Molecule: transfer RNA
Organism: Nitrosopumilus sp. CG10_big_fil_rev_8_21_14_0_10_33_7
RNA sequence: GGACCGGUUGUCUAGUGGUUAGGAUGACGCACUCACACCGCAAAGGUCGUGGGUUCAAAUCCCAUCCGGUCCA
Numbered sequence: 001g002g003a004c005c006g007g008u009u010g011u012c013u014a015g016u017g018g019u020u021a022g023g024a025u026g027a028c029g030c031a032c033u034c035a036c037a038c039c040g041c042a043a044a045g046g047u048c049g050u051g052g053g054u055u056c057a058a059a060u061c062c063c064a065u066c067c068g069g070u071c072c073a
Stems, first nucleotide, its partner, number of pairs: 001072007010025004018056001029041002049065005
């Protein structure tokens, strides 16, 4: 330098154009317990790496760009 894959809540992850972006875990609260842990319940936390474009409508499609990984030279 070229090709490909990935970036989604603190962490891991699902989501191939259409309702309010889903789940696990963690932290906080409640309940339970003499107490802690486990289990149960509730609630918070994402504006989908960034910037544009297409579309009535974009995490999703297109372009550019940043970061990480793999391969080739």